[in-house]
RNA sequence: GCCCCGGUAGCUCAGCGGUUAGAGCAACGGACUCAUAAUCCGGAGUGCGCCGGUUCGAAUCCGGCCCGGGGCA
Repeated sequence: GCCCCGGUAGCUCAGCGGUUAGAGCAACGGACUCAUAAUCCGGAGUGCGCCGGUUCGAAUCCGGCCCGGGGCA
């Protein structure tokens, strides 16, 4: 330098054109307990790497860039 994969909540991931972007865990509050853990319940969470384009509509498609991983030279 070229090619491929990935970047979504604190963490691990789902979502591949359409309304409200979700799950598990964590954290928080409550129940239980003398107390802690475990267990159960609850609501919350300013999250789609950045810029532009296509479209009535983009996390999703296209281009460029940034970051991480892998391959070739």
Predicted 3D model of a 73-nucleotide RNA (transfer RNA) from a Solirubrobacterales bacterium. NCBI's taxonomy places the organism under Bacteria, Bacillati, Actinomycetota, Thermoleophilia, Solirubrobacterales. RNAcentral records the identical sequence in 2 taxa. The sequence is in RNAcentral, with records from ENA. The prediction has a mean pLDDT of 83. Its Rfam family is "tRNA". The family's RNA type in Rfam is transfer RNA. About the family: Transfer RNA (tRNA) molecules are approximately 80 nucleotides in length. Rfam links the family to the GO term triplet codon-amino acid adaptor activity.